[in-house]
Formats: sequence, C1' cells, structure tokens
RNA sequence: GCGGGAAGGAAAGAUGUCUGCUAUGCCUUGCGCAUAGAGGAAAGUCCGGACACCAUGGGCAGGAUACUUCCUAACGGGAAGCUGCAGCAAUGCAGAGCCAGCUCCACAGAAACAAACCGCGCGGUGCCAAUUUGGUGUCACGUAAGGGUGAAAUGGUGGUGUAAGAGACCACCGGUACUGUUGGUGACAGCGGUAGCCAGGAAUGCCUUAUCCGGUGCAAUGCCAAAUAGGAAAGCAAUGGCGCGCCCACGCCGCUUUCGGGUAGCAGCUUGAGCCGAAGCGUGAGUUUCGGCCCAGAGGGAUAGACAUCGGUUCCGGCUCGUCCGGGAUUACAGAAUCCGGCUUAUUGACUUCCCGCGGCA
Repeated sequence: GCGGGAAGGAAAGAUGUCUGCUAUGCCUUGCGCAUAGAGGAAAGUCCGGACACCAUGGGCAGGAUACUUCCUAACGGGAAGCUGCAGCAAUGCAGAGCCAGCUCCACAGAAACAAACCGCGCGGUGCCAAUUUGGUGUCACGUAAGGGUGAAAUGGUGGUGUAAGAGACCACCGGUACUGUUGGUGACAGCGGUAGCCAGGAAUGCCUUAUCCGGUGCAAUGCCAAAUAGGAAAGCAAUGGCGCGCCCACGCCGCUUUCGGGUAGCAGCUUGAGCCGAAGCGUGAGUUUCGGCCCAGAGGGAUAGACAUCGGUUCCGGCUCGUCCGGGAUUACAGAAUCCGGCUUAUUGACUUCCCGCGGCA
C1' cells in the first nucleotide's frame, strides 16, 4: 500500500429572535417570571420479570428450551470455554437422543434397509458344432468382488480362502462400543487396553429424556362529586289500578329518606434490579463498597412552528486554482404512554481502536 476480519461509542446539525404547548416552583396573582421537557432504537410486542387482581388438591394434556461451566431478579438473554464444519489466517457458523417404537427418503434405480438388473460361478436341461470339451438359450441356487442408478447401496487397502465370492478369516488403517490411566470444576483432551462390533440418513419427522411454565393484564387495580339504570332497607299514602268478563287467590305498579351502585375526576405515574465517577474482586458477563446526582410524565394525549445567520454532504458554474467565490438540491431511521432486563428489525454520512493475509521499502 492492497485485500479481509472483529469490536466500539457518539446520535446527526449549531446559535439567535418571535409566537405557542406540558409539568413544577415562586411571588407582586399577571395570559407574570424561572427551571425542565423523547430515543438508540421511544419501533416490532418476540422472550423474561416487577407490580395489580383473580385462582391456588393432584395428575394428564399443552407450550418453551436443549454441548459445558458461569453471570443474572429472571430469561428462549449474556460471558468464557469444548467439539465439529468452513476459511491460508484473523474469524465465522452449528450443538441432547435414530441398537425404545413408528414414519419418511423426490428423480433415477432391480432394490432406499436386511437389496440379485447386468455381471461372476456350480448344477439340471434344450439346440449347434465338435468329440474325455466348447458355444448359445433356459431353469434353480450361490455370490454384494466388478458394472450401472443415486445426495445416500452395508468401512478402506492388501492377502488367505473359494466353484465364484464375502470380516468368512488374517495384517494394517479408519470408525464404534466397553474399559484403564493422566490433566481439567466440567463439556472434553492426551496416552494405552479389549471386542470383527462395522446393517445408511432424517428427531427445524412423530417421538424419547431432562428442566421450567397457574390465568389475565395499567382499558390491571384503588378512592369515588352531582345524577341515571338495575338493587336493598325503613317509613308514608291508598284499600285503589293492571294481568282477567265476574268472584277468590297470586303477582306487579306509587311517593319520601337512607344505604349501595357506578360515571366524570383523582390515585396507580415514575426514586428505579436507577444514572455518573472512583476503588476492590473476576479472563469475562458481572459484582461489592464509597462518593455524587434526580434526569419527560402527557391523558382528544405536551415536548412545536416561522424567520435569520453559520454549518455538513453533493451537483453545476466561475476564476486570481484556493482550507476560494456564486447558485441549486439535500441534511437518516423514527417519536414516550405503568416500569425495568434482553432480543430482533430500521437507519444517511462519518469516526475510533485492534487483529489477519499478501506485496514493497528500510
């Protein structure tokens, strides 16, 4: 210098003037003054909690997660590791169990799980030639060495063996299972030993195993002004009206007061697993102690609008080619709604640090 990889924080315009909005405080109570007023994701509402109410005997069902250890209030989140795969590397991605059972494996292929299409071999038999055999057809059996199909076809190489063959047997290599020992908290790793055990893959297929999970959500929930609907109690009035033509029975119907109910409103509402700094512990996620700080709180839902000046980016033009002048365009994603911890997604233009590979120079 070129190419590649990892991590990180900032939050994107700044200032001024005018007109407004919300909250709090102050007084001289005025359309007064002062102070404060969106985010890194406030978003998606995907996970986990706090909080509130309801429920609360046990089991099944259902859902989620899945290498190990740790962090955390908790988590499906995070940290550090392990193994496998990809990469020259930095680094990235993945993670329980297919000898419990069932199911599936497109196309091709005889066959997709315990396979005979071609081939190979022995035997029976037909035909032809020939004459103790050969060729060819056919039937049965054996054979997974060879061919062919496929993503995948029963471990690989060599030998023994056989009619031909085959872990059928043997040597070596690879795998699997069991096992010894050393190191590690552990996943696991290193070094051995034994057994021909070697008959595929898929569990983001049903399923198995282990662990966790009660439900609804701030429109939760609480206090409730003056009233309404429906309700309760007491008193008063009448002896009535209606269901029902008449009688009886039964039911309903009035007024007042009180209770209760529930609407507006208020609370819940922002001091919190809080933020900043330092020190200690830890590889780290984090954690402990000390000091400092208070940082939106709307609810028909505030946090804004206009103008001016200076900026950033980019385009065009100009010349005195500069850290220049003039003009145009543009200036991200997006906006709290009970509150936290995460994850995911969106985001214009930039910046910082570290690592790896290749090349050059000293």